[in-house]
Context: one part of a larger RNA
RNA sequence: UUGGGCGUAAAGCGUCCGCAGGUGGUUGAGUAAGUCUGUUGUUAAAGCGUGGGGCUUAACCCCAUAAGGGCGAUGGAAACUGCUGAGCUAGAGUGUGGCAGGGGUAGCGAGAAUUCCCGGUGUAGCGGUGAAAUGCGUAGAUAUCGGGAAGAAUACCGGCGGCGAAAGCGCGCUACUGGGCCAAUACUGACACUCAUGGACGAAAGCUAGGGGAGCGAAAGGGAUUAGAUACCCCUGUAGUCCUAGCUGUAAACGAUGGAUACUAGGUGUUGCGCGUAUCGACCCGUGCAGUGCCGUAGCUAACGCGUUAAGUAUCCCGCCUGGGGAGUACGCACGCAAGUGUGAAACUC
Numbered sequence: 001u002u003g004g005g006c007g008u009a010a011a012g013c014g015u016c017c018g019c020a021g022g023u024g025g026u027u028g029a030g031u032a033a034g035u036c037u038g039u040u041g042u043u044a045a046a047g048c049g050u051g052g053g054g055c056u057u058a059a060c061c062c063c064a065u066a067a068g069g070g071c072g073a074u075g076g077a078a079a080c081u082g083c084u085g086a087g088c089u090a091g092a093g094u095g096u097g098g099c100a101g102g103g104g105u106a107g108c109g110a111g112a113a114u115u116c117c118c119g120g121u122g123u124a125g126c127g128g129u130g131a132a133a134u135g136c137g138u139a140g141a142u143a144u145c146g147g148g149a150a151g152a153a154u155a156c157c158g159g160c161g162g163c164g165a166a167a168g169c170g171c172g173c174u175a176c177u178g179g180g181c182c183a184a185u186a187c188u189g190a191c192a193c194u195c196a197u198g199g200a201c202g203a204a205a206g207c208u209a210g211g212g213g214a215g216c217g218a219a220a221g222g223g224a225u226u227a228g229a230u231a232c233c234c235c236u237g238u239a240g241u242c243c244u245a246g247c248u249g250u251a252a253a254c255g256a257u258g259g260a261u262a263c264u265a266g267g268u269g270u271u272g273c274g275c276g277u278a279u280c281g282a283c284c285c286g287u288g289c290a291g292u293g294c295c296g297u298a299g300c301u302a303a304c305g306c307g308u309u310a311a312g313u314a315u316c317c318c319g320c321c322u323g324g325g326g327a328g329u330a331c332g333c334a335c336g337c338a339a340g341u342g343u344g345a346a347a348c349u350c
Base pairs, nucleotide, nucleotide: 004321005320006319007304008303012318014201015200016199017198021194022193023192025088026087027086029084030083031082033081034080035077036076037075038074039073040072041071042070043069049065050064051063052062053061054060091191092188093187094186095185096183097182098181099180103177104176105175106174107173108172109171110154114150115149116148117147118146119145120144121143125136126135162169163168206247207246208245209244210243211242215241216240220236221235222234223233258317259316260315261314262313263312266295267294268293269292270291271290272289273288274287275286276285299306300305323350324349325348332343333342334341335340
């Protein structure tokens, strides 16, 4: 390079935005770069192919000729691709009217619970475990009642239910704000898809500075268990967990399944919006679009399974894979305060 792949065997970037690049709906017209075709020049000799000839044959040698592709010139064709220009509306977008939502940011507030503090009642235990002990308690604990403070998280509703690109998002209210869906149409007129480099976001843990610190709780200490117990269990408990401003940039960041478009049996739930029928009404029934589950046909798959939310049938673009170990290591470079991250080998070995 040709070719084969990426749910679980190696392989989909964590997610999105997006320049270059690649690809691109529909109808005329023009053009002739790609494309097709004719002629022509060139492509040394040798070699290869074909037909002859010469050494006794062959190898070898000699003569003639053919051939292909490449490059250049020139004439032609115009279906397809490109380009130019003119249109179209089925892609895409904008407007109008509605709707659902834990989408985001900031602020204010609420009630349970927990711990602590103060006071009342009250007395000998409490706590904890498999059993105990460490621990707390006559300086009055635990329990209970009243008052106060603090921080963190928001029971029920709650749902294979919703929203978000992913990470993720759940008490109430307010302000600001992003996206989506539906309906009927009006407008723009291909404005689209994908995207190397690049950029933004990105759980938890961790880092820097300043706050905060109720509960929980790495480390640490103690009590048990045990042959030992640097653990599992128990009593304490510091970082941290929380807030603000920055950094880090990784996860089994998973649907282990990149994005877009079109097509290909059904059945049954559920969410949002609409229509029809119907009703006092919420419903029920039928149906369209958009999501989200389950089962399943054809087909696919090594099997498991997937199956209109495809892992089916096709097209376009990107990313990635190429035996196990060595190794996500070394070296170099870049980024980072550091921790480390990104990129990423080889020897050797089986």

Notes:
RNAcentral holds the full RNA, with entries from ENA and SILVA. This is a predicted structure of a 350-nucleotide part of an RNA (small-subunit ribosomal RNA, central domain) from Limnolyngbya circumcreta CHAB5650. The organism belongs to Limnolyngbya circumcreta, within Bacteria.